Predicted 3D model of a 1493-nucleotide RNA (small-subunit ribosomal RNA) from a metagenome. It matches the Rfam family "Bacterial small subunit ribosomal RNA". Rfam links the family to the GO terms structural constituent of ribosome and ribosome.
RNA sequence: GAACGCUGGCGGCGUGCUUAACACAUGCAAGUUGGACGAGAAAUCGCAAGCUUGCUUGCGAGAGUAGAGUAGCGAACGGGUGAGUAGCGCGUGGGUAAUCUACCUCUGAAUUGGGGAUAACCCAUCGAAAGGUGGGCUAAUACCGAAUGAAGUCUUAGGAGCUGAGGUUUUUAAGAUGAAAGGUAGCCUCUGUUUACAAGCUAUUGUUUGGAGAUGAGCCUGCGUACCAUUAGUUAGUUGGUGGGGUAAGAGCUCACCAAGGCGAAGAUGGUUAGCUGGUCUGAGAGGAUGAUCAGCCACACUGGAACUGACACACGGUCCAGACCCCUACGGGAGGCAGCAGUGAGGAAUUUUGCGCAAUGGGGGCAACCCUGACGCAGCAACGCCGCGUGAGUGAUGAAGGCCUUCGGGUUGUAAAGCUCUGUCGUGUGGGAAGAAAGUAAUGAUACUAAACAGGUAUUGUUAUUGACGGUACCAUAGAAGGAAGCACCGGCUAACUCCGUGCCAGCAGCCGCGGUAAUACGGAGGGUGCGAGCGUUAUUCGGAAUUAUUGGGCGUAAAGGGCGCGUAGGCGGUUUAUCGAGUCAGAUGUGAAAUCCCUGGGCUUAACCCAGGAAUUGCGUUUGAUACGGAUAGGCUUGAGUAUGGGAGAGGGAAGUGGAAUUCCUGGUGUAGAGGUGAAAUUCGUAGAUAUCAGGAGGGACACCGGUGGCGAAGGCGACUUCCUGGACCAAUACUGACGCUGAGGCGCGAAGGCGUGGGGAGCAAACAGGAUUAGAUACCCUGGUAGUCCACGCAGUAAACGGUGAUCACUAGGUGUAGCGGGUGUUGACCCCUGCUGUGCCGGAGUUAACACAUUAAGUGAUCCGCCUGGGAAGUACGGCCGCAAGGUUAAAACUCAAAGGAAUUGACGGGGGCCCGCACAAGCGGUGGAGCAUGUGGUUUAAUUCGACGCAACGCGAAGAACCUUACCUGGGUUUGACAUCGAAGGAAUCUAGACGAAAGUUUGGAGUGCCCCGCAAGGGGAACCUGAAGACAGGUGCUGCAUGGCUGUCGUCAGCUCGUGUCGUGAGAUGUUGGUUAAGUCCCGCAACGAGCGCAACCCUUACCUUUAGUUGCUAUAUAUAGGACUCUAGAGGUACCGCUCCGGUUAACGGGGAGGAAGGUGGGGAUGACGUCAAGUCCUCAUGGCCUUUAUACCCAGGGCUACACACGUGCUACAAUGGGCUGUACAGAGGGACGCAAGCCUGUGAAGGUGAGCAAAUCCCAAAAAGCAGUUCUCAGUUCGGAUUGGAGUCUGCAACUCGACUUCAUGAAGUUGGAAUCGCUAGUAAUCGUGGAUCAGCAUGCCACGGUGAAUACGUUCCCGGGCCUUGUACACACCGCCCGUCACACCAUGAGAGUUGGUUGUACCAGAAGUUGUUGGGCCAACCCGCAAGGGAGGUAAACACCUAAGGUAUGGCUGAUGAUUGGGGUGAAGUCGGAACAAGGUA
Repeated sequence: GAACGCUGGCGGCGUGCUUAACACAUGCAAGUUGGACGAGAAAUCGCAAGCUUGCUUGCGAGAGUAGAGUAGCGAACGGGUGAGUAGCGCGUGGGUAAUCUACCUCUGAAUUGGGGAUAACCCAUCGAAAGGUGGGCUAAUACCGAAUGAAGUCUUAGGAGCUGAGGUUUUUAAGAUGAAAGGUAGCCUCUGUUUACAAGCUAUUGUUUGGAGAUGAGCCUGCGUACCAUUAGUUAGUUGGUGGGGUAAGAGCUCACCAAGGCGAAGAUGGUUAGCUGGUCUGAGAGGAUGAUCAGCCACACUGGAACUGACACACGGUCCAGACCCCUACGGGAGGCAGCAGUGAGGAAUUUUGCGCAAUGGGGGCAACCCUGACGCAGCAACGCCGCGUGAGUGAUGAAGGCCUUCGGGUUGUAAAGCUCUGUCGUGUGGGAAGAAAGUAAUGAUACUAAACAGGUAUUGUUAUUGACGGUACCAUAGAAGGAAGCACCGGCUAACUCCGUGCCAGCAGCCGCGGUAAUACGGAGGGUGCGAGCGUUAUUCGGAAUUAUUGGGCGUAAAGGGCGCGUAGGCGGUUUAUCGAGUCAGAUGUGAAAUCCCUGGGCUUAACCCAGGAAUUGCGUUUGAUACGGAUAGGCUUGAGUAUGGGAGAGGGAAGUGGAAUUCCUGGUGUAGAGGUGAAAUUCGUAGAUAUCAGGAGGGACACCGGUGGCGAAGGCGACUUCCUGGACCAAUACUGACGCUGAGGCGCGAAGGCGUGGGGAGCAAACAGGAUUAGAUACCCUGGUAGUCCACGCAGUAAACGGUGAUCACUAGGUGUAGCGGGUGUUGACCCCUGCUGUGCCGGAGUUAACACAUUAAGUGAUCCGCCUGGGAAGUACGGCCGCAAGGUUAAAACUCAAAGGAAUUGACGGGGGCCCGCACAAGCGGUGGAGCAUGUGGUUUAAUUCGACGCAACGCGAAGAACCUUACCUGGGUUUGACAUCGAAGGAAUCUAGACGAAAGUUUGGAGUGCCCCGCAAGGGGAACCUGAAGACAGGUGCUGCAUGGCUGUCGUCAGCUCGUGUCGUGAGAUGUUGGUUAAGUCCCGCAACGAGCGCAACCCUUACCUUUAGUUGCUAUAUAUAGGACUCUAGAGGUACCGCUCCGGUUAACGGGGAGGAAGGUGGGGAUGACGUCAAGUCCUCAUGGCCUUUAUACCCAGGGCUACACACGUGCUACAAUGGGCUGUACAGAGGGACGCAAGCCUGUGAAGGUGAGCAAAUCCCAAAAAGCAGUUCUCAGUUCGGAUUGGAGUCUGCAACUCGACUUCAUGAAGUUGGAAUCGCUAGUAAUCGUGGAUCAGCAUGCCACGGUGAAUACGUUCCCGGGCCUUGUACACACCGCCCGUCACACCAUGAGAGUUGGUUGUACCAGAAGUUGUUGGGCCAACCCGCAAGGGAGGUAAACACCUAAGGUAUGGCUGAUGAUUGGGGUGAAGUCGGAACAAGGUA
């Protein structure tokens, strides 16, 4: 360097296998030189000849060409890749006096004279092929001797300079060694033939040998360069020396011998990972991450090994061997290496054309032309990146249509479109058309040099000619036309942008928080909007934010984090003064820090990206000069740090030995008798075999009361009777001495509670385990009775604790106050106290400062310095594995996978507590009467049913909605009917409305008739229109007691008539918040005082109604003197207005207060009694069935009408009531006294009838007049006499009355008869504090009728309250908290099930690596070299010598094999714990005193 999804107009500049260094078809990527050399075709064309007229032969051209060969140079560059490598590999700076360097440049010298081969070629021959073999010929700049030669090298002997002290440079003398190759062009001055050539000369280019340079390379070295210590020891050529060998060159590089060294906690060795750098990304920087493209270095070229050639290689497109793979084969044998450019397969989420050209730049060869060049220049593909441009601009309101939303008015899309007026970028067509080209070469001039030369050559320079892949490209002009060119993501918050529909914890979304369970701005779609734009989103990765590894720049009392404590090694840090040095440090100069990149300036492409030039920078390293304050080193002093000596006193400091008394237990004896012991209560247990109790004596072990104290000592753990011995440390005082000797302290060593282990003792008490008794649902616990290890001693081990001040050690500094312990000083005193003061230790309070807060605060958690230890989200886990230690138990060191979005600290507000304090309430207590037992009434549950309509469920549902279900009500069921509808609005048609008859039917209804014509307006009339009403068609719509009270309004209940709930400003606090609102007092947050608070609001109280007293006004239907009346207004009463009560007065208490207690007066006394009145809020409390209402559902039905039934059922359970159980009573007779209501579809007197309910008749009364209406309990009298009764009245039978269309299901009442249960009610539970409870009757609403319910009224009329311990509820303050859905909270562990990762595991199977041995290819080196050999030497020759070589041997050695180890991965029956899961099981461990802290 991206990939994926959707989309896609143009151009420029870049970039493009990150994965398999996996395998590769095909083509190309390294050749060139005829001016080094020999040899040398063919096709074709022309000519000629021959003839078998279409063939053969010859000659010429092709052509000294192609192709091949010898030889030279190149092929070690360029190009690719990153496997290996943690290394002198890379970076940076040095060294080479330890070295090499072809081609290139400069410079010196030389280039003489010979020899023998060989390829090509020809012939023969083997093989399928690749390739050979034999014979023969030939050339060179190929090869080989010889000559000459020193400037070279080496040796020896001297001199001089420099030096890094090793050497090196230079010079003198002698000796040794030892080179070459020609080619091309031209000329005739000299020589020879004499034409022009040769020798020769000239030029040029080669060749050889020196020197110098340049370039490149080798080697050495300082510094830097990843992670793991759960890798701590490693190393035998290893470390060094001497001597051989070897290299271009130093060196254990190699070999022999000798020595025993070398490396390592500043991390050796081992393991894992990785090419390094300039740079790139990010960051304010320091850093962190990274190492694509470009550039430098390294390494590699199928894998492993090896050398050859060469200046350079151990060589990408060379060789040899081995291995794997692949191809050809005639099966004998051969061939290959894209990590060059394209390209293919494979892998992968993923990465391009088998293109053009050498025109430019660069490279190789060549004298040159030129050839080669997948380097390179270009083009192609890809939105992969960066940059630029466009997809139009102006105008245009009826705010069009359509879409979407809507409160139905409208809004929005939206000037957007259409329409009108313009412009012409890009694209398209047509035409023109660059720069990139300069050199070289050829021709022709000029000048200079060379030379004998006007040849020739060389150099410089001029003219002409010639060369473009890109490409007819860039660019320009022109034609035409808004025409061809917009998407993607998002819209709950973070984060810019909102509505509708669908869905209904489903489907789905999601970066984090989270959204979705019927009104989703979060899912899906749509409309609209926002952002970016040829792109937009997603995913991945890195840095940042993150001061979240903190050098800059963090922390450790409680959040993670101080080692349990000491001694002390290395290391780090270190008082004062003098001198010297100058390695640290600072300053200057200089070299280097490649280029590119970044930055600045300028320039070139129309701009930009991009490119070019210059500058700056490169924080580093080296060299050198200087400075000497600081740190350091060396030398010498000083005394304040530290230490030593002297004199004191204090102390549970340590070790050892001895001694003591009290108490427990046991034993013995005495006294004594029935219990003792123990607990919440008991029991187990002990005791008549004499316990407990008590007295005396004895034994044994252990611990040391009082003193005793936030007192003392010790490093910590820890230390407590007394005496003796041994011993450590601290403190105080005064002087003397040493002279920095100090602080800290990784590793190391030592000490180290309780419990535990080993061996041997001891064992009174206590007491794990264990046993029994209790408790309990259970109780393997808490409680009790016993009881063994252990606790004690000696000697060992172990090495941990909430080893805590949860606070490492040392030094210095920084306000105080007040205790206490030790030792001093001063004043003073007879002395003791007291007072002032110093040092050391130990506490409390508190300021600055610090701290998240709490808090700390001279004993720091403040301010500084030094050193050590430790921390980095929770869980997994202080666990696994490994190591070390241990007899074991175990300790120490110490992870990961996986999982969660939290875990945690301090503080705040609430809530809660089987926490505390204060206070209140019929809350308890004290009382009275009930319920729960019976019968009945009524409501509910359950059951039943066709239906038993629905709602209400702790208090706060259950005589509740319902102030009244026979029909109606009625919502339910069955059946019969209706469909614009029973009801509302609209408009069209007809009819007036209305009254009435018949048929069918259970009714609703269906249907057939009859009568009838009103009101208003116009109009003479006819007729028309209109309002109300009726009928019926079509549609908008009606209707719904259908759902959702968890979508709502309103209303209501409840805490609670409890005293609370808040606000503004101020103050305090980082903040949440606090203060105010705490204290005293009150019925009360009522009031008062105090106070960093001052004020205020909603509540409380008061204002309102009623009742109690008085005054006044008014009085009829009321009242009254009286016999009715006339009359009166006194009284009662009625209903209006006022007054009275306020702790006002007094005494006492209290703070001179609020207020409280008592008293007087008063009708009433301390809110006089009662009512209405209900703060902020809580309970998703109740109600969609009162009403209203969003949404949903239904529309021949979930709507509407009707009949009948049901809501009234009945094994049962519960709530609320009535009546009773009797004598304080029942029955009967007589008799007295209310209040408040109601009455016209009504209340009804009186009279008559009936036993009665009631009926008949009916005065009066729309009511302070009349009626309901009798009040009852009471009182007086009488009877009953304790019984299932003269109590009680259920139930049942008969007969009636009343209401009503209708009393069967299913009314009330009357009367006669019947006469059930029940004899005061278990556990439990309710109401009530005074005109109350209890008891007695009366009225009303609803209502045709139906009341034991509800609402109201009066009559009679009590008892008790010591008090706040307890139950319940509430208020305030305080405390704890792991709760905040708030204790009906939270939460732990086992077990069961599922899934996940992981440890162990008999083993199994891979990878990698070590050691020992076997065997050993190719190859270098060495030895041998019998076989073979042209050059040189000897020799006439034969031959010999010299030298070499095939081959053999030896060492080394790759792959391979055998054996045995280490490390690491996968897998494994089984097994261990861990994590996560829906509402599982068992308990209830923790959080409050969590119920045993």